The RNA shown here (Bacterial RNase P class A) has 360 nucleotides and comes from Janthinobacterium amylolyticum. Rfam family: Bacterial RNase P class A. By type it is a ribozyme. Model confidence (mean pLDDT): 76 of 100. The gene name in the source record is rnpB.
[in-house]
RNA sequence: GAAGCAGGCCAGACAGUCGCUGGCUGGCGCAGCAAUGCGCCGGCGGGAGGAAGGUCCGGACUCCAUAGAGCGGGGUGACGGUUAACGGCCGUCCGCUGAAAGCCGACCCGGCGUACUUGUAUGUUGGGGGAGUAUAAGGCGAGGAAUAGGGCCACAGAGACGAGCGUAUUAAGUUACGGUGAAACGCGGUAACCUCCACCUGGUGCAAUUUCAAAUAGGCACGCGAUGAUGCUGCUCGCGGAGCGUGCGGGUAGAAAGCUUGAGCGCCCGAGUAAUCUGGCGCCUAGAGGAAUGACUGUCAUAGCGCCGACCGCAAGGAAGGCGCCGUAACAAAAUCCGGCCUACCGGCCUGCUUCACUU
Numbered sequence: 001g002a003a004g005c006a007g008g009c010c011a012g013a014c015a016g017u018c019g020c021u022g023g024c025u026g027g028c029g030c031a032g033c034a035a036u037g038c039g040c041c042g043g044c045g046g047g048a049g050g051a052a053g054g055u056c057c058g059g060a061c062u063c064c065a066u067a068g069a070g071c072g073g074g075g076u077g078a079c080g081g082u083u084a085a086c087g088g089c090c091g092u093c094c095g096c097u098g099a100a101a102g103c104c105g106a107c108c109c110g111g112c113g114u115a116c117u118u119g120u121a122u123g124u125u126g127g128g129g130g131a132g133u134a135u136a137a138g139g140c141g142a143g144g145a146a147u148a149g150g151g152c153c154a155c156a157g158a159g160a161c162g163a164g165c166g167u168a169u170u171a172a173g174u175u176a177c178g179g180u181g182a183a184a185c186g187c188g189g190u191a192a193c194c195u196c197c198a199c200c201u202g203g204u205g206c207a208a209u210u211u212c213a214a215a216u217a218g219g220c221a222c223g224c225g226a227u228g229a230u231g232c233u234g235c236u237c238g239c240g241g242a243g244c245g246u247g248c249g250g251g252u253a254g255a256a257a258g259c260u261u262g263a264g265c266g267c268c269c270g271a272g273u274a275a276u277c278u279g280g281c282g283c284c285u286a287g288a289g290g291a292a293u294g295a296c297u298g299u300c301a302u303a304g305c306g307c308c309g310a311c312c313g314c315a316a317g318g319a320a321g322g323c324g325c326c327g328u329a330a331c332a333a334a335a336u337c338c339g340g341c342c343u344a345c346c347g348g349c350c351u352g353c354u355u356c357a358c359u360u
Stems, first nucleotide, its partner, number of pairs: 001356010012300007020047002023044009049331001053342002056340005061205001063203002073201005078092005093143001094141004102133002107128010144196002149194002151190003161186001165178004209257004219248006231239002264283005270277002304325005311318002
């Protein structure tokens, strides 16, 4: 330098104004014995992602179920490790795949030689060529068992799973061969068909679950009530005619907990090939609840578009850089929380690995 791979990071920046959400806090007012709560006016911090997504796998947590054993269902499947756990991850083995160069070389061109029928054959050598071949890093693998048993085997082929058929042969279905096909006259293939073996496995998902708790209407208990309650109506009269009062309890609206300090994050030392783990130091980083995390302005970076363009080149063309326009730009947005997997993604930056060629 060419070609092929793998991994990591970022996901506009800064300033100002106005909001939204939640936390802390100052003043005033109201309620309260107080703790504290509510309202108004301020102040200061926090406020989406690498996938927050799909809800595919595994856990934490929750409630329900659950003596023990067996059957059934579901799942996983090389070997070893890692982990809270996993179908994840790491390492190794096996199989497949994997680029240029390389190897080889149908074919083409040329040189030299031999033969003769004199333009053909053949040998050798050089160049072009690219069907093929073998691999690197890397990638992929539903990677247990086909001698427990059942099923199935396209097309082609006379015949496709279990022996028959044809030809030859033999004392004898005794022996040999049989175009096609992945497999053919046989201890074939297929488990990504059933099955067998080993191991794992109860269901439910935060709308889980728990606590507090109105108004109204039901329920229960006690008391009063046709010798007229309650009501109209504060009192008396009058009217009216069957409920009324108190207490308790369940449920609903509503409120609160669950809820974000956690298998947490960063750095360092150490163990290990690695995944991962021990130890030390430091940090706190959304917590809404029909659901906040936004809008605008200015100056710029990146991308895009246009013009110019040093320089390189015979030319086609390439191109550092400058100026102007545009005006934020991909996928997408928490909803109990973690570990994974999968899928989506404008653009940019960085690192590493392998093979080959050239130079020193």
Overview
The RNAcentral record of the sequence draws on ENA.